A computed fold for a 525-nucleotide part of an RNA from an uncultured bacterium, annotated as small-subunit ribosomal RNA, 5' domain. Its mean pLDDT, the model's own confidence on a scale to 100, is 83.
[in-house]
Context: one part of a larger RNA
RNA sequence: AUUGAACGCUGGUGGCAUGCUUAACACAUGCAAGUCGAGCGGCAGCAGCGCCUUCGGGUGGCUGGCGAGCGGCGGACGGGUGAGUAGAGCGUAGGAAUCUGCCCUGCAGUGGGGGACAACCCGGGGAAACCCGGACUAAUACCGCGUACGCCCUGAGGGGGAAAGCGGGCCUCUGUUUACAUGCUCGCGCUGUGGGAUGAGCCUACGUCUGAUUAGCUGGUUGGUGGGGUAAAGGCCCACCAAGGCGACGAUCAGUAGCUGGUCUGAGAGGAUGAUCAGCCACACUGGGACUGAGACACGGCCCAGACUCCUACGGGAGGCAGCAGUGGGGAAUAUUGGACAAUGGGGGCAACCCUGAUCCAGCAAUGCCAUGUGUGUGAAGAAGGCCUUCGGGUUGUAAAGCACUUUAGGUUGGGAAGAAAGGCCUGAGGCGAAUAGUUUCGGGUGUUGACGGUACCGACAGAAUAAGCACCGGCUAACUUCGUGCCAGCAGCCGCGGUAAUACGAAGGGUGCGAGCGUUAAUC
Numbered sequence: 001a002u003u004g005a006a007c008g009c010u011g012g013u014g015g016c017a018u019g020c021u022u023a024a025c026a027c028a029u030g031c032a033a034g035u036c037g038a039g040c041g042g043c044a045g046c047a048g049c050g051c052c053u054u055c056g057g058g059u060g061g062c063u064g065g066c067g068a069g070c071g072g073c074g075g076a077c078g079g080g081u082g083a084g085u086a087g088a089g090c091g092u093a094g095g096a097a098u099c100u101g102c103c104c105u106g107c108a109g110u111g112g113g114g115g116a117c118a119a120c121c122c123g124g125g126g127a128a129a130c131c132c133g134g135a136c137u138a139a140u141a142c143c144g145c146g147u148a149c150g151c152c153c154u155g156a157g158g159g160g161g162a163a164a165g166c167g168g169g170c171c172u173c174u175g176u177u178u179a180c181a182u183g184c185u186c187g188c189g190c191u192g193u194g195g196g197a198u199g200a201g202c203c204u205a206c207g208u209c210u211g212a213u214u215a216g217c218u219g220g221u222u223g224g225u226g227g228g229g230u231a232a233a234g235g236c237c238c239a240c241c242a243a244g245g246c247g248a249c250g251a252u253c254a255g256u257a258g259c260u261g262g263u264c265u266g267a268g269a270g271g272a273u274g275a276u277c278a279g280c281c282a283c284a285c286u287g288g289g290a291c292u293g294a295g296a297c298a299c300g301g302c303c304c305a306g307a308c309u310c311c312u313a314c315g316g317g318a319g320g321c322a323g324c325a326g327u328g329g330g331g332a333a334u335a336u337u338g339g340a341c342a343a344u345g346g347g348g349g350c351a352a353c354c355c356u357g358a359u360c361c362a363g364c365a366a367u368g369c370c371a372u373g374u375g376u377g378u379g380a381a382g383a384a385g386g387c388c389u390u391c392g393g394g395u396u397g398u399a400a401a402g403c404a405c406u407u408u409a410g411g412u413u414g415g416g417a418a419g420a421a422a423g424g425c426c427u428g429a430g431g432c433g434a435a436u437a438g439u440u441u442c443g444g445g446u447g448u449u450g451a452c453g454g455u456a457c458c459g460a461c462a463g464a465a466u467a468a469g470c471a472c473c474g475g476c477u478a479a480c481u482u483c484g485u486g487c488c489a490g491c492a493g494c495c496g497c498g499g500u501a502a503u504a505c506g507a508a509g510g511g512u513g514c515g516a517g518c519g520u521u522a523a524u525c
Base pairs, nucleotide, nucleotide: 001524002523003522005521006520007519008518009517012372013371014370015369016368017367018365019364020330025328026327027326029325030324031323034073035072036071039070040069042066043065046064047063048062049060050059051058052057080283081282082281089208090207091206092205093204094203095202098200099199103196104195105194106193107192108191109190110189111145113143114142121134122133123132124131125130165188166187167186168185169184170183172181209255210254211253216246217245218244221243222242223241224240225239226238227237228236258280259279260278261277262273263272264271265270285306286305287304288303289302308319309318310317311316336362338361339360340359344358345356346355347354348353375405376404377403378402385396386395387394388393409466411461412460413459414458415457419452423448424446425445426444427443428442429441430440431439432438469514470513471512472511473510474495475494476493480509481508482507483506484505490497491496
């Protein structure tokens, strides 16, 4: 000088930060990942409307909408923790044998058929979790066929093999009063393929703690050939062949440890460290495994085993806070079972919007840093009181009182931003287009949207009113006397004080240093 600190005494306000370093110990409760009706069949509940009615009600997906279901996208991000890991990591610099949903861009397409399974209905089993059977049905779900750039084997010929529609508009016909069909068109999609962007996987070199009281280690081990496997190189795996490979420049083994940008210190070199923030990695009760998928071997998915907890009708089931709060425990020690999606960002959706303990805010804590206040001026009778005294006085001390002012912060009261840009509605110009439909880009107008919070800030009012402590005073080291005690009680960082005149113990007066803090302990330089 510093700290994610703790402890003791004390404690006015505000701003900005920070807050389980220990048990990767166990967890009650709530919330933390959904969304789309413009993919689909439908319709439990709510509202409206219609019909019937014995006036109790019943009924009709008709409408707004929508529980559950099929389907799509997202649950691989975001958030947490640091157990493991000394290398499969990280940092820096390179590399080639790869993949990449959504996004951008180019090209070519989007034809024609089919059969199911949920939901619903019926029946059954079970305490429950849930399960079974029968029958019906739709799709952007699924399966053939055609076509296709493309792919593989080939040149006799074969194999394999894509797609999906939806919303709006216009014209025409039938038809009827809101629907259907065909054609054209816009937007959003879908299929194949090329490029880009982003993200990810892989390889190499160098660097990356301690121990030799760890000296030898290694059998898929090292290399080759041929295969398998992967998105992809490779003993990654396998068969065969060769006998290699690493090591005193420290292999192997053991211990410790996430790494980095950084942080602390220091003139620097260096040393120490890796909280918060950011990048990478690893993990998700313990161990193992794969499935789905563009991406996982998946924190709030699945399966198996294990420990633990819970429910049970004893047959069987359920669970995983190292998400945000919160509880117990451990500990010297670390906060609210708060508000809001207003902003930023993320997921879904054409959008409106919905979800979001990410985030933004508020609460608690002097834990840190910064700012600010606890008054200002005047005031000698140098008051009283205290302390000391050589008894003359000295000191506390302009300190107080008194007098005159001020009102920051706090209190009461009034005003009052910015964080808001949008989306919506109306409208102008341009693009697409046959189109004065529609849609899209840019612009104009209009009326909204704030958790914080009546907050920041500004003004008014009253009144010195509500606000100072802590450590030290032998030397180091700024600051001294008296009393008590008497090697006792005690102090102490080092030297050392105390055994009757203690500036070193305890108290008082006085002083010194810091100041809403001051000391102590711990730790680093």
Annotation: The full RNA is in RNAcentral, with records from ENA.